[in-house]
RNA sequence: GCCGAUGUAGCUCAAUGGCAGAGCACGGCUUUCGUAAAGCCGGGGUUGUGGGUUCGACUCCCACCAUCGGCU
Numbered sequence: 001g002c003c004g005a006u007g008u009a010g011c012u013c014a015a016u017g018g019c020a021g022a023g024c025a026c027g028g029c030u031u032u033c034g035u036a037a038a039g040c041c042g043g044g045g046u047u048g049u050g051g052g053u054u055c056g057a058c059u060c061c062c063a064c065c066a067u068c069g070g071c072u
Base pairs, nucleotide, nucleotide: 001071002070003069004068005067006066007065010024011023012022013021018055026042027041028040029039030038048064049063050062051061052060
């Protein structure tokens, strides 16, 4: 230099054009003599960045950035 994959909550990952979710973690409550476990409730997101297409984009297109892999 060329090609490909990935980028979404603190972490691991869903969401194949129509309200962004789950598990773990975190906070509160219930339970217990107390702790752990269990149950209930809750907070937390510029979907890597910037554009484009569309009535509508995490999703489709373009460029760039980061990480990983391959080729030279």